This is a predicted structure of a 383-nucleotide RNA (Bacterial RNase P class A) from Yoonia maricola. Its mean pLDDT, the model's own confidence on a scale to 100, is 78.
RNA sequence: GCGGAUGGCUGGAUGGCUGCGGCGAGCUUCGUCGAGGAAAGUCCGGACUCCAAAAAGCACGGUGCCGGGUAACGCCCGGCGGGGGUAACCCCAGGGAUAGCGCCACAGAGAACAGACUACCCCGGUCCGCCGGGGAAAAGGUGAAACGGUGGGGUAAGAGCCCACCGCGCAAGCGGCAACGCAAGCGGCACGGCAAGCCCCACCGGGAGCAAUGCCAAAUAGGGACCUCGCGUCGCAAGACGGGGAUGCUUGAACCCCAGACGGUCCGGGUUGGCAGCUAGAGGGCGCUUGGUAACAGGCGACCUAGAUGAAUGGUCAUCUCGGGUGAAUUGCCUUUGGCAAAUCACCUAAGACAGAAUCCGGCUUAUAGGCCAUCCGCGCAU
Repeated sequence: GCGGAUGGCUGGAUGGCUGCGGCGAGCUUCGUCGAGGAAAGUCCGGACUCCAAAAAGCACGGUGCCGGGUAACGCCCGGCGGGGGUAACCCCAGGGAUAGCGCCACAGAGAACAGACUACCCCGGUCCGCCGGGGAAAAGGUGAAACGGUGGGGUAAGAGCCCACCGCGCAAGCGGCAACGCAAGCGGCACGGCAAGCCCCACCGGGAGCAAUGCCAAAUAGGGACCUCGCGUCGCAAGACGGGGAUGCUUGAACCCCAGACGGUCCGGGUUGGCAGCUAGAGGGCGCUUGGUAACAGGCGACCUAGAUGAAUGGUCAUCUCGGGUGAAUUGCCUUUGGCAAAUCACCUAAGACAGAAUCCGGCUUAUAGGCCAUCCGCGCAU
C1' cells in the first nucleotide's frame, strides 16, 4: 500500500421567531421535558390483568452436545465434536437407527446381510464369429450413496485371504466438572443412509391478552325464537346428596342455578362519554472500582427519565460542519499520450439511508445513504 475478517460509535450542531402535548408555578405568563438503532416483524421469554384457589394427569406444542449467565428464554458467553476457508474467522434443526414402522425416485447387475452390464481367469467344444460349464467382485461403468480405504504379498484370476498404516469395535489407564481427548494393547472387524419422516428418550409449557381489567355517568327492551342437558331424593326448616355452569380436556374446595340456562345458534334494541390502568422499572446510560477467560454479578458516585387517545414531539430563517461536484497548480508512486493517492486554494450544492412510541421490559430476525474508530489474517514493497 492492497485485499479480507470481527467488533463498536454516529446517523448533525447553535441561535431567533412561531405551533403542539405532559408536568410545575408566582397562571390571559413563565420554566422544564418531549419519537429509534431498529420505535419495524409479532418470532420467543417474562412483568402485570382476568378466567375456577392451588395442584395433578392427559392431549397438544416447544427445546435437544457440555459447562456457565439471566427474572426467564428457542437468548448470551465459554468450550467439545463436525463442516467450509491459506488464514483471521464463519456455519451446524449437534440425544437415539440394536424399541417399532416407513422411505432411498430415476439410472443401474444390484440400494442392506444385494449383485454380474463391459472387461478378467480356468476347462471343454469350435464353421475361429463364438458357444457351454466353473471361479471371482479386485478394474471400469450407473448413481447422492454400491457392504471399509491406500500400498504390498499371495493367486489360474481374485478377495482382510495375509501383512503394514489409516478407519472401526472392545475393556481398562491418564487428562478434563463435563461434552470429549490422548498414547498403548487386543480383535480381521462392516445388516448403509435418512429421525428439518412418524416415532422413542430427557427437559420445559394452563388459556386469553392493555381492544387485559376496574370505576363513574348515561340510556335501553331484566327483549324474542329455536336447540341440548337437567327439571329429582331425604328433611318442618336450615341443609345434605344428585345434576348443570365457567379461557384446551378430566379431577377439583368455594360460588351460582335446579320447574332453570350462568351453555349453543339466530334476530332485534341501548351505550360508541369520562376516569384509572399510563409509565420510576428484573430501570437505561455515564465515571470509578472488585470478582470472573467471558457473558455477567457486586459496590461507590453524580446526572438523566415522552405518555398521546383519530392520536402531540412540528414549521421557518440564519450561521457552522460531515458529505457531494467543478476548476487550478504542487508533491509522491506506478503499467509515465495516462492513472492513483495526499494536502492547499477558489466556486457551486448542502443534512441526503432505513424509518414514527401507543402497557412495559429482556432478546432474536429483517432494513439501513454516509462518516469514523479499534483489533486480527493474507499478499507486496521498504528499512

Its Rfam family is "Bacterial RNase P class A". Its family is annotated with ribonuclease P activity, tRNA processing and dimeric ribonuclease P complex in the Gene Ontology. By type it is a ribozyme.